[in-house]
Molecule: small-subunit ribosomal RNA
Organism: uncultured prokaryote
RNA sequence: AACUUGAGAGUUUGAUCCUGGCUCAGAACGAACGCUGGCGGCAGGCCUAACACAUGCAAGUCGAACGAACCCUUCGGGGUGAGUGGCGCACGGGUGCGUAAUGCUUGGGAAUAUGCCUUGAAGUGGGGGACAACCAUUGGAAACGAUGGCUAAUACCGCAUACGCCCUUAGGGGGAAAGAUUUAUCGCCGCAGGAGCUGCCCGCGUUGGAUUAGGUAGUUGGUGAGGUAAUGGCUCACCAAGCCUGCGAUCCGUAGCUGGUCUGAGAGGAUGAUCAGCCACACUAGGACUGAGACACGGCCCAGACUCCUACGGGAGGCAGCAGUGGGGAAUAUUGCACAAUGGGGGGAACCCUGAUGCAGCCAUGCCGCGUGAGUGAAGAAGGCCUUCGGGUUGUAAAGCUCUUUCAACGGUGACGAUGAUGACGGUAACCGUAGAAGAAGCCCCGGCUAACUUCGUGCCAGCAGCCGCGGUAAUACGAAGGGGGCAAGCGUUGUUCGGAAUUACUGGGCGUAAAGGGCGCGCAGGCGGACUAUCCAGUCAGGGGUGAAAUCCCGGGGCUCAACCCCGGAAUUGCCUUUGAUACUGGUAGUCUAGAGGCCGUGAGAGGGUGGUGGAAUAUCCAGUGUAGAGGUGAAAUUCGUAGAUAUUGGAAAGAACACCGGUGGCGAAGGCGACCACCUGGCUCGGUACUGACGCUGAGGUGCGAAAGCGUGGGGAGCAAACAGGAUUAGAUACCCUGGUAGUCCACGCCGUAAACGAUGAAUGCUAGAUGUCGGGGCGCAUGCGUCUCGGUGUCGCAGCUAACGCGUUAAGCACUCCGCCUGGGGAGUACGGCCGCAAGGUUAAAACUCAAAGGAAUUGACGGGGGCCCGCACAAGCGGUGGAGCAUGUGGUUUAAUUCGAAGCAACGCGAAGAACCUUACCAGCUCUUGACAUACCAAGGAUUUCCGAGAGGAUUUCCUUCAGUUCGGCUGGAUAGGAUACAGGUGCUGCAUGGCUGUCGUCAGCUCGUGUCGUGAGAUGUUGGGUUAAGUCCCGCAACGAGCGCAACCCUCACCCCUAGUUGCCAGCAGGUUAAGCUGGGCACUCUGAUGAGACUGCCGGUGAUAAGCCGGAGGAAGGCGGGGAUGACGUCAAGUCCUCAUGGCCCUUACGGGCUGGGCUACACACGUGCUACAAUGGCGGAUACAGUGGGUUGCUACCUCGCAAGAGGAUGCUAAUCUUUAAAAUCUGUCUCAGUUCGGAUUGUUCUCUGCAACUCGAGAGCCUGAAGUCGGAAUCGCUAGUAAUCGUGGAUCAGCAUGCCACGGUGAAUACGUUCCCGGGCCUUGUACACACCGCCCGUCACACCAUGGGAGUUGGUUUUACCCGAAGCUGGUGCGCUAACCGCAAGGAGGCAGCCAACCACGGUAAGGUCAGCGACUGGGGUGAAGUCGAAACAAGGUAGCCGUAGGGGAACCUGCGGCUGGAUCACCUCCUUU
Repeated sequence: AACUUGAGAGUUUGAUCCUGGCUCAGAACGAACGCUGGCGGCAGGCCUAACACAUGCAAGUCGAACGAACCCUUCGGGGUGAGUGGCGCACGGGUGCGUAAUGCUUGGGAAUAUGCCUUGAAGUGGGGGACAACCAUUGGAAACGAUGGCUAAUACCGCAUACGCCCUUAGGGGGAAAGAUUUAUCGCCGCAGGAGCUGCCCGCGUUGGAUUAGGUAGUUGGUGAGGUAAUGGCUCACCAAGCCUGCGAUCCGUAGCUGGUCUGAGAGGAUGAUCAGCCACACUAGGACUGAGACACGGCCCAGACUCCUACGGGAGGCAGCAGUGGGGAAUAUUGCACAAUGGGGGGAACCCUGAUGCAGCCAUGCCGCGUGAGUGAAGAAGGCCUUCGGGUUGUAAAGCUCUUUCAACGGUGACGAUGAUGACGGUAACCGUAGAAGAAGCCCCGGCUAACUUCGUGCCAGCAGCCGCGGUAAUACGAAGGGGGCAAGCGUUGUUCGGAAUUACUGGGCGUAAAGGGCGCGCAGGCGGACUAUCCAGUCAGGGGUGAAAUCCCGGGGCUCAACCCCGGAAUUGCCUUUGAUACUGGUAGUCUAGAGGCCGUGAGAGGGUGGUGGAAUAUCCAGUGUAGAGGUGAAAUUCGUAGAUAUUGGAAAGAACACCGGUGGCGAAGGCGACCACCUGGCUCGGUACUGACGCUGAGGUGCGAAAGCGUGGGGAGCAAACAGGAUUAGAUACCCUGGUAGUCCACGCCGUAAACGAUGAAUGCUAGAUGUCGGGGCGCAUGCGUCUCGGUGUCGCAGCUAACGCGUUAAGCACUCCGCCUGGGGAGUACGGCCGCAAGGUUAAAACUCAAAGGAAUUGACGGGGGCCCGCACAAGCGGUGGAGCAUGUGGUUUAAUUCGAAGCAACGCGAAGAACCUUACCAGCUCUUGACAUACCAAGGAUUUCCGAGAGGAUUUCCUUCAGUUCGGCUGGAUAGGAUACAGGUGCUGCAUGGCUGUCGUCAGCUCGUGUCGUGAGAUGUUGGGUUAAGUCCCGCAACGAGCGCAACCCUCACCCCUAGUUGCCAGCAGGUUAAGCUGGGCACUCUGAUGAGACUGCCGGUGAUAAGCCGGAGGAAGGCGGGGAUGACGUCAAGUCCUCAUGGCCCUUACGGGCUGGGCUACACACGUGCUACAAUGGCGGAUACAGUGGGUUGCUACCUCGCAAGAGGAUGCUAAUCUUUAAAAUCUGUCUCAGUUCGGAUUGUUCUCUGCAACUCGAGAGCCUGAAGUCGGAAUCGCUAGUAAUCGUGGAUCAGCAUGCCACGGUGAAUACGUUCCCGGGCCUUGUACACACCGCCCGUCACACCAUGGGAGUUGGUUUUACCCGAAGCUGGUGCGCUAACCGCAAGGAGGCAGCCAACCACGGUAAGGUCAGCGACUGGGGUGAAGUCGAAACAAGGUAGCCGUAGGGGAACCUGCGGCUGGAUCACCUCCUUU
């Protein structure tokens, strides 16, 4: 001094909190694989086939036990070695098959044996007969024998002796020995101890399965006997019927156990290589022999399988010893050296043996240490990579310069291990010297977790991936490179274990809704248990002792240069046993008590249960009367009933079932459940009193009883209702919802079933912890007639503390505690399969696995949505007016066609849209021809420009003639510009991607919304503000309020129109004055008016009344040109639609480059069976036609508008005038007046066709517009459906403009004439706010269910079949032991002999391995066919669930149906909405 000790992250969601799984970061390994590899030390090295093994070795030794033989000899002796004999071979070494207890661990015990070792005290006398070797004969291929004969011993056998030995009937009986020699020892025998070692017994502990619940006949015990070293059913005979088991017997699976090892904060969990202890095994199975010890790894016998030899007659073998081989496998080493050390065997010893062991070899297999250089060095070299092209980075890195030499290499010296000799290792470790930076760096990773980023390639491909997830043309995620990060002689990957995981929770979890309370009682065992006293001390606590092997871990030291490693000492070993003590608590025993529990007396309430009886209303049926044509039913209908008299109504009869009102979050019951009235029988509860018992209590695995509805059996009953079924509807279909019928059933009795959302989704019991307020039953007190107050028991609501993830719970707990029981551990597969039990059946109960996913869930939040609700708005509906949809034509689109019919736009929000104008051009398309630095830009070089003619469709090609360009100038072809030529960079692209983008635009929507700061509330997402009461067109304003303020939107500011003032009057105007024609403000003049332009004023709910809350505001009125936003416009919040546009423009990336670029001619965009959108013109009399005739306003105009005149029927043409415009010019029409037409396919309508012209243009064929004449189609007001519009609006009428050579029914603008209607917000559509439900969040164009079809995967059943294992019965019965027999054989002893005793062979019997037969149990493999399940790409049918999911859903049960499902009965709210009732809170 033996200690310091505990980390989290990713992933469910739009986001949040929680629950919950999956995954990662750590450590470890007897490892393997991939890439790489310098040295040393220390360790480790078949985890798989206890598979098979060639070869060598692994157990011998002793001549001081013995005889024979041989060799040497200095003749003293020495040596070799077969055999007899002794000891050893039961150790050491290997392996982990078996074994769940004959094992192991720990602690005990008595009925044991023990060679060698040790101690003590004794003994060691005297005899005998054999057998190997050897010799002879002989069999066999061999292995190995057979017969006869000789021989020794410490081999064998008697006899004697016998202690403190053994047996005993207590008298007695029995039992040993061995010698060798060197004469000093070594031996031998019996006895008694010791040590060590062994055998046996007992307690605690020691894996999973109950889908293994009963097992057991030597079984359990006794008596006796046998057997053993010893206890014992160990064995046998007899007797008894026991014994084990829910504290898990038996059976099945798996497994050697431990010290320890790994991990962990610990508790634990996993594991049992190396080292150490025990056990088991030795080819498989059985058996014994010998021995102190074995049922024996390198012994024996038998059986079996396999291998080998063989002369075929027979034999031999057992590496799970060390090496090694084959095989298996992802995978694990040398056929090495030595007995020098340590240890073992034998021996007196020398010594021999020893694959134990000590060492070496191989292997990065692990741990530890060292090295691969150090200093300096900026031109920040070169190269690489990136780049915004400036640079940055690699990077002091390199080179260069100056040094060093560890390790390795080479040379030399050279140990410890060996206290005297002996060294395999080994000329090793170490030390000294020499040369030279010399010989020595890789691997993985870089999206997050997780330290580390760029470029290129690829393009949902190739690939990556531990989880989440990357990759579909800009990938920090794939591959490569540069750079960076980490570790390092290793680095990664894979596998396994623990950790994180409080994710099995003892430490340390839960069960209202996430998984989880048994449907409810009674109750055996078990667990727990009130107060006091005494006693015991089992639990508990304290001290001591024994044990807990060593090694390991930890601490303190020490030794290898350090470390790893090793050594010493300590601590620890959390345990067990024993002993002493303490006695509070628990427990045992004894006694006492009354607070728990129960009893007794009295009272009360009640749909508590059972049996019998009684009653009225109603339904349906039947009978009779009245009465007549319908009734019934529905969203609407039909099936159905009815003239054979229904429905309706009146009277009567019989029947069954259920009991209106009272009736109530009222009552009773354990739950299920119970509802008319009366009687009887009966259970429980409450209150009050009490002088009784005295803990008698609580809970309750198994067990047992009860247990809605449906269902089943038997027998009744049957009014209504009503699964199935039938019909009618609905529908695309309708196996449904709706309707008409209707059978089981519903009812009764008896017997089954045993399940429900059997719910408060909340087990039972007890105690404690604020209240308020209803209600039911009882009691006390007070005041005195219905109140107040107190109290006990029940039943509700709100609520403090506390709890909860939140919702919520809250004395009726989901709070704080305690006791007992039940249950949970991700989703799916599945409450399913198999097995068991129960059931008549339906089925119930118990209850998995393979496989698959990374989630599945709970609560709450914000949105979105609802065939949810409330409030409000909008030409949204309604009320009106006029249209579209029908016709013809115009125009756009689709489709079709085509060489091309260029492209885009696609519900609203594409479709008279881009296109404010396609004959060429445009033009992007097609055909043909043609050019290649290009039609266009910049840079470079060298320089020229204009023109004629011909060919050609033109682009272009050829050709002729003429002249040398502009500006500056420093006078230089110097500079700049224009122009044409050359070559290269490049140009060019209406090619692609609007899902890479900018910009612009549409739309919700001119809807009233969208947000922020601070504060507050909530764990949080978020909420509040922004909700509420009013009000508004408005989040407009007012009031209230945990909010107070602010921003973008609204409004206002801007433009225009309506009134007025002022100002300015030309091109406008003309009142008054003057002139002047007659047709004119035409002229002078004027600016009053109109008008034009500019500047102002005016309107603000300002005033009055009412209303409202005294507010905001609203209603009415006055005044006013205008009144409550005066009309119109411009103005478009945060955002949505990957909305539209790459073909306006810009632009990233990609693509083309003699073409996807440029040019030209012709064609096409104009096609035409058809479909749709938007329009024009009509269908006529409110009209057509003819005639007459009045009144605008925007605008436009010089390549133009054109007066006026002439011509033409007209389009127009020819002249000519004015105007760059308040000056000139550009016709208003409808209306009005009048004539005619008279209801017709017309004097409506004008399409179409013919013909003649006009205009524009280079050119009207494809393909323009217009005019005249002729022609005269459809169409008689338009189905379903659908559009616009609320006032100067709709409708109607014309006019102008842009584009434009020409072309307008389109678009944009202008004025003229000029209505009708709005009760109102139920409904349709869209929108706003609040609220509600949600399984949606890509947000309902959402989500999602089941059948069917296809593919794959695992699995159940399955006629059977194959194999393993096991049981029972029987047969066979080797070897062996035991018993019997032993007529054959026989040395020791006895006997004079015969013979006997004893022994051996042989034979018999019992037991028994292998084997066989039969019948089972159990496990596994395969299996035609078959069942469901899971997963898959964009399949089919429907639409079951989520919103009131369009029939609320779900649970149990029954029937039915392609399927989801539907229907009946009962139950639940985990149902929306509306109304009512009750209760509560606030004022």